[in-house]
Molecule: Bacterial RNase P class A
Organism: Chloroflexota bacterium
Formats: sequence, structure tokens, C1' cells
RNA sequence: CAGGGAGACUGGGUGGUCGCUCUUCGGCUUAGGCCGGGGAGAGGAAAGUCCGGGCUCCACCGGACAGGGUGCUGGGGAAAUCCCAGGCGGGGCAACCCGACGGAAAGUGGCACAGAAACAAACCGCCUCGACUUGUCGGGGUAAGGGUGAAAUCGCGGGGUAAGAGCCCACGGCUGCCCGUGGCGACGCGGGUGGCGGCCAAACCCCACCCGGAGCAAGGCCGAAUAGAGGGAGUCUGGAAGGCAACUUGCCAGAACCGGCGUCCGGCCGGUCCCCGGGUUGGCUGCACGAGGGUCCGAGCAAUCGGGCUCCCAGAUGGAUGGUCACCGUCCCGGCACUAGCCGGGAUACAGAACCCGGCUUAUAGGUGUCCCUGGCGC
Repeated sequence: CAGGGAGACUGGGUGGUCGCUCUUCGGCUUAGGCCGGGGAGAGGAAAGUCCGGGCUCCACCGGACAGGGUGCUGGGGAAAUCCCAGGCGGGGCAACCCGACGGAAAGUGGCACAGAAACAAACCGCCUCGACUUGUCGGGGUAAGGGUGAAAUCGCGGGGUAAGAGCCCACGGCUGCCCGUGGCGACGCGGGUGGCGGCCAAACCCCACCCGGAGCAAGGCCGAAUAGAGGGAGUCUGGAAGGCAACUUGCCAGAACCGGCGUCCGGCCGGUCCCCGGGUUGGCUGCACGAGGGUCCGAGCAAUCGGGCUCCCAGAUGGAUGGUCACCGUCCCGGCACUAGCCGGGAUACAGAACCCGGCUUAUAGGUGUCCCUGGCGC
């Protein structure tokens, strides 16, 4: 100097002028509100609503089954499918990046087409035997060579054979088991021994662990309004009350029945209810001090944790933070200059809170800077 990898910050500035929302103080006003002073006023993603919570309300407890989620190890964290560090596998020369990361020796299922054959087998070929029309047919053996395919008897060298083949041997690869060794662990290294007809579980499945529901339009308070001449159903036994009796009762108890959880069982609790129709769409609250921000020190490889000091940083409800003028900044294009300047034109990213927080994912014109890798040049 060029290319690449990882992380972080910023993403317009200044002045004048007019205006907006909240809050606080003072004054005025019958109330509604008005005037003045002080303070504050969108994001790194506010987005997607993918994961987890705080909070609110509802839900009975236990067991079994079903349903759903996660899936290497250690650590962090309120938790998370998240973050950090590692292991293994893959990509890359590398810095780094990705992860579909429990189990294929419990079972079922799939691998289209092509190809002889994808749990099995011979199209071409090689060897061998026979027949004959001497290059054809038939039988047997074979899977080393060729072909098909994403993938076809682990790879390569030798021996052996009629020709071949892990048929045998050495080396290499994968894998089961055993021993030793390093590590908290996932795993790594070394040795021995057995095997080598595969891949897919983000196919069903098996194993381990975990899991109530709904959501601020949750919920609470105040105010206001109205239509119920509506329809259906209301078991049995005993007691109580009323009644001369028949009988009545929104009374008590039990049973049956119904309801309370996705299903079933056990316990517990409630009991009459169901359908149709009408009114209220107003105000206040929830509503911002938090798993809060900044900075320094300490521990730790790190994520993060602890401590000191310091700060308060939106709270709207048709939904505020803007309009305008001037100058400047940055970038792009063109021209002039030859020195980093002048002139002209254009542009200035993605994008707006609505209860709050922790993550992940997606979008992002440009600018600044740090560390690391590769290549070149110079010293």
C1' cells in the first nucleotide's frame, strides 16, 4: 500500500423567528382555563411479534395418558430456542464463520429419475465349458475395469486365482469393546482386539429434561343510562313450615344429575340454570425509580458479578418534539486549478414510543476509529 475478518462509536451543526406535549413554581380566573419563570421531550433498531419474563386477572389438588418445547460439555443469567468459553463436524491459505450437535445394535418408513441393482444385483466387460454356419448362441463363475447416479461390497499397494473378490498380508480411514493416560466435562492421545451392504430421525419413533390459561383492548375506581308483560327447563327420598285435607315452599339434608382441568380415575368444591333482547362506548387510574443509566476500582480468558461515586433521561390518547430563514458540515457528479483549493448542480440512510424489561432476526446513504489475517514493497 492492497485485499479480507471481528468489534465499537456516530449518523448532521450553529444562529434568528413562530409554534407543540408533559412536569414544577408563582400569579389570575366562578369553573373550563390563561399568563410568566425553571426543567424534560423517540430508536439502535422504537420494526418483526420469533423466544423468555415482570405485572394483572382467571383457573381446586393428586395420579395416569395425551399434546407441546428443548437436545454436545462447562459457566453466566430472573429465564430464554439467549450470551461466553470449549469439544466435535463442516467451509476458508488464514484471521474467522456456520451448526441440521442425544439415539440408526427397539421397531416402522423413505432414497424420485437414471441404472443390472439403492437391503440388492449383472448392461458392457473378464475367465471357463459346450455346440456350430468361425463369430454367433447357450451353460457356469466373477464384481477387479467401464457405464448410470447425490450415493453402488471402505481406500491404496502386493500376494493369490481359470478370471477375480478383504480371499490373505502390510499401511491408511471409520467404528464396537477393553486397557493406560490428560481433562470438572464434552472429548483427546497411545496400545490391543473384533467388524466394515450406506444415507436420512429438520421422517414417524425411542430416550432425557421442561411446560396452567389469557393478556394493559390485562385489571381497578367513579359517573351515566336502560327494556325485560320475552322463551325454555326445574329429578327422587326424608324432614321442617303453612294448610281440615288435597297440596304448596327460590327452607334444610342426602341421593341422582349438572358444572369446576385436553381425556380418564380419586378426592374436594359449587349448584339450579340455559337461550334471546336492550343500555353504558364518558372520565380517572394502571402510566413510569426500573432485573434503570453513566463512570471508576476489584475478580474472571470471557459472558458476567461485587463495591464506590454520580444521574433521573417521553408518557401521548386521532395520538406531542415541528415550520421557516440564513450560514456551515459530509458525500456524489461535472468543470477549473496543480495542490489538497475554487465554482456549479444534486443528495443527506433505515426509520417514529403507546405497560415495562432481557434476547434473537430483519432494514440501514455515509463518516470515524481499534484489533487480527493474507499478499506486496521498503528499512